Transfer RNA from a Candidatus Aenigmatarchaeota archaeon, 74 nucleotides, folded computationally. Rfam family: tRNA. Rfam classes the family as a transfer RNA. The coordinates come from a structure-prediction model, not an experiment, and the mean pLDDT is 81. Taxonomically the source falls in Candidatus Aenigmatarchaeota (Archaea, Nanobdellati).
RNA sequence: GGGCCCGUAGCUCAACCUGGAUAGAGCGGCCGGCUUCGGACCGGUUGAUGCGCGUUCAAAUCGCGCCGGGCUCA
Numbered sequence: 001g002g003g004c005c006c007g008u009a010g011c012u013c014a015a016c017c018u019g020g021a022u023a024g025a026g027c028g029g030c031c032g033g034c035u036u037c038g039g040a041c042c043g044g045u046u047g048a049u050g051c052g053c054g055u056u057c058a059a060a061u062c063g064c065g066c067c068g069g070g071c072u073c074a
Stems, first nucleotide, its partner, number of pairs: 001073007010027004020057001028046006050066005
């Protein structure tokens, strides 16, 4: 340098192919209950689409570029 794959919450993942409804789940954090205290359990709460441009009525999803990571060829 070429090809392929990936990037969504603090962590691990769904939704993407086939565009549309408040982007969900588990773990975690915070507050409260329970408890002698803690854990477990119960109630509540918190927080995300790597960046930019384009297409579209509408983009996490499609296209292009960039950034970062992995595999591979030379």